The prediction has a mean pLDDT of 76. This is a predicted structure of a 391-nucleotide RNA (Bacterial RNase P class A) from a Pirellulales bacterium.
RNA sequence: CCGGUUGACCAGGUAGUCGCUGUCGACUCGAUCGAUAGAGGAAAGUCCGGGCUUCGAAGGGCAGAGCGGUCGGUAACGCCGACCAGCCGUGAGGUUAGGGAAAGUGCCACAGAGAAUAGACCGCCACGACUGCUUGCAGUAGUGGUAAGGGUGAAACGGUGGGGUAAGAGCCCACCAGCGCGCAAGGUGACUUGUGCGGCUCGGUAAACCCCGCUCGAAGCAAGAUCAAACAGAGUGGAGUCCAAGCUUCGGCUUGGCGCGAGGCGGCUCGUCUCGUUCGACUCUCGGGUAGAUCGCUUGAGGCCACAAGCAAUUGCGGUCCCAGAGAAAUGACUAUCGGCCUCCAGAUAAUGGAAGGCAACAGAACCCGGCUUAUCGGUCAACCGGCAAU
Numbered sequence: 001c002c003g004g005u006u007g008a009c010c011a012g013g014u015a016g017u018c019g020c021u022g023u024c025g026a027c028u029c030g031a032u033c034g035a036u037a038g039a040g041g042a043a044a045g046u047c048c049g050g051g052c053u054u055c056g057a058a059g060g061g062c063a064g065a066g067c068g069g070u071c072g073g074u075a076a077c078g079c080c081g082a083c084c085a086g087c088c089g090u091g092a093g094g095u096u097a098g099g100g101a102a103a104g105u106g107c108c109a110c111a112g113a114g115a116a117u118a119g120a121c122c123g124c125c126a127c128g129a130c131u132g133c134u135u136g137c138a139g140u141a142g143u144g145g146u147a148a149g150g151g152u153g154a155a156a157c158g159g160u161g162g163g164g165u166a167a168g169a170g171c172c173c174a175c176c177a178g179c180g181c182g183c184a185a186g187g188u189g190a191c192u193u194g195u196g197c198g199g200c201u202c203g204g205u206a207a208a209c210c211c212c213g214c215u216c217g218a219a220g221c222a223a224g225a226u227c228a229a230a231c232a233g234a235g236u237g238g239a240g241u242c243c244a245a246g247c248u249u250c251g252g253c254u255u256g257g258c259g260c261g262a263g264g265c266g267g268c269u270c271g272u273c274u275c276g277u278u279c280g281a282c283u284c285u286c287g288g289g290u291a292g293a294u295c296g297c298u299u300g301a302g303g304c305c306a307c308a309a310g311c312a313a314u315u316g317c318g319g320u321c322c323c324a325g326a327g328a329a330a331u332g333a334c335u336a337u338c339g340g341c342c343u344c345c346a347g348a349u350a351a352u353g354g355a356a357g358g359c360a361a362c363a364g365a366a367c368c369c370g371g372c373u374u375a376u377c378g379g380u381c382a383a384c385c386g387g388c389a390a391u
Base pairs, nucleotide, nucleotide: 001387002386003385004384005383006382007381008380009379010378012338013337014336015335016334017333018332020038021037022036023035024034025033026032040362044373045372047371048370049369050368051367052220053219054218055217064216065215066214067213068212069083070082071081072080073079084098085096086095087094088093099211100210104209105208106205107204108203121150122149123146124145125144126143127142129140130139131138132137133136158176159175160174161173162172163171177201178200179198180197181196182195183194184193185192186191224295225294226293227292233286234285235284237282240258242257243256244255245254246253247252259277260276261275262274263273264272265271302321303320304319305318307316308315309314340359341358342357343356344354345353346352
């Protein structure tokens, strides 16, 4: 210098004008003026885990769901860290749904004779039969043996060599590989290393059923708590059984008058209007809790800095800071300028310059946290790996 791996971080700055939401203050109380604060690394998906709230008491069993190497971290997790094992990569590193296939069942396309109690298609070997002749061989079909060789396949029931045999075969032996059972050493452990024995040689698949172990009460801030109109309901108080007319089923009913009660005409009286007068206006009380209001609501497993423990995840301790809180939802728009990136032009294909053109993403808090996943223009930093060159 080129190519790469892993991790952390930024997500344009400044000024002006016009707007929006919360809080505080002021007054001339108006949706006025002033001050001040105002989205994210994912606020997203709502996929896990918790706080909080209500129902309620969740002890056992069945069913169901989730998880699954080991040791740690955490409020908890299906998350994170370190390590172990398998696989991938020259490497830094990446990746794994990583318990059990020797409990049982199922499945293994196509090809192939045969796909799991293996399997005779070709080949090899033996036997007798027939044919041929060069008379001990060849051919034909048959019966039996054989998993060494060929062929099919992702996979064919250990590999190499020797013995053995009619030909063969862990049938026997040596070494290697795997598996199982032991022993020793190291490690908290997964596991690693060494060693002995057993011919034991056993396919894959559990994100197929299933078996084993562990975990799990449900619903969610439209949770929920407090206050509380209107309407309906229950209860308390509450003013005539006066006069006249009409009707009458002779119980009463309707209308009018007077009296009384309540309310309106801004306080009082008069007056007037409306309503009511025991099937009762109106008043008061009650429980219920709708409309609405308030709380829940943002001081929290909180942010930043330093020190300490730890390989790390993380934790402890000290200091410091307060950083949206709406209620269908504000956090924006425009202009100027500086900066960034790309293209173009000049320059020497460099450095550099240009008042030339273009680009600037994904996205939008709604109870709050810890994760995971997904989206994202462009840029910065750190550690490490590989290649080339020089020393």
RNAcentral holds the sequence, with entries from ENA. A source record names the gene rnpB. It matches the Rfam family "Bacterial RNase P class A". By type it is a ribozyme.